[in-house]
């Protein structure tokens, strides 16, 4: 960087330096000088890999390779259903039925991102 493949509603922060951004992107909404981002030191969660246990699967551990440590991957973006609500059109005529967008919510699937193995 490109594929595959699993996983993402749990769970975890403190000092030093340093000084205005940060949450990928876009829109929202949030964090933030009661100190962002970074970068260091310490700590801590988690269990994807390997390793210990175990005959072996499950499990357990937490030695070493990663990964994390506001909010759900902060919600959403694209579809499909499925409720409301609106405009417009049809047919029907006391109530109203039906269709097309639009809009909001719920769900369900997707996208893209992130990490972990694996291969190119």
């Nucleotide at each position: 960087c490109u594929c595959u493949u699993a996983u993402c509603c749990a769970g975890a922060g403190a000092a030093g330096c340093u000084g205005a951004g940060g949450g990928a992107c876009c829109g929202a909404c949030c964090c933030u000088g009661u100190g962002a981002a970074g970068c260091u030191u310490c700590g801590g969660c988690a269990a994807c890999c390997a390793g210990a246990c175990c005959a072996a699967a499950a499990g357990u551990u937490a030695u070493g390779g990663u990964g994390c440590c506001a909010a759900a991957u902060u919600c959403g973006g694209c579809a499909a259903a499925u409720a409301u609500g609106a405009a417009u059109g049809g047919c029907a005529a006391u109530u109203g039925c039906c269709a097309u967008u639009c809009a909001c919510a719920u769900c369900u699937g997707g996208a893209a991102g992130a990490u972990g193995a694996g291969a190119g």
The RNA shown here (SAM riboswitch aptamer (S box leader)) has 120 nucleotides and comes from an Anaerolineales bacterium. Its mean pLDDT, the model's own confidence on a scale to 100, is 85. The sequence was found by an Rfam model in a public genome assembly.